This is a predicted structure of a 94-nucleotide RNA (SAM riboswitch aptamer (S box leader)) from uncultured Eubacterium sp. Taxonomically the source falls in Eubacterium (Bacteria, Bacillota, Eubacteriales, Eubacteriaceae). The sequence is in RNAcentral, with records from MGnify. It matches the Rfam family "SAM riboswitch aptamer (S box leader)". Its family is annotated with regulation of gene expression in the Gene Ontology.
């Protein structure tokens, strides 16, 4: 500095009290929270490969990511707003 964030995708092993950034909710958890490891899915950002005049597209092999709630909701600005849209933050990918 730039695209995307209302789609999608969990099981088990070890452990054992926290997790959902953060702060206000409201939520998930000893019917096992985080985490680490196994092996399983997702996606398609980015490599490779097909295919094209390009753009778009296809694939899932190789690098990430991911696998409750819309980025769980809200905070700040606009608008007549329990609604819309836009910041700000924050994730990830280049």
């Nucleotide at each position: 500095u730039u695209a995307u964030c209302c789609a999608g995708a969990g099981u088990g092993a070890u452990u054992g009290a926290g997790g959902g950034a953060a702060c206000g909710g409201c939520c998930c958890g000893u019917u096992g929270a985080a985490a680490u490891c196994a092996c399983a899915g997702c996606a398609a950002c980015c490599u490779g490969c097909c295919a094209u005049a390009a753009a778009c597209g296809g694939u899932a092999a190789g690098g990430u990511g991911c696998u409750a709630a819309u980025a769980c909701c809200g905070g700040c600005g606009g608008u007549a707003a329990u609604a819309c849209c836009g910041a700000a933050u924050g994730a990830u990918g280049a």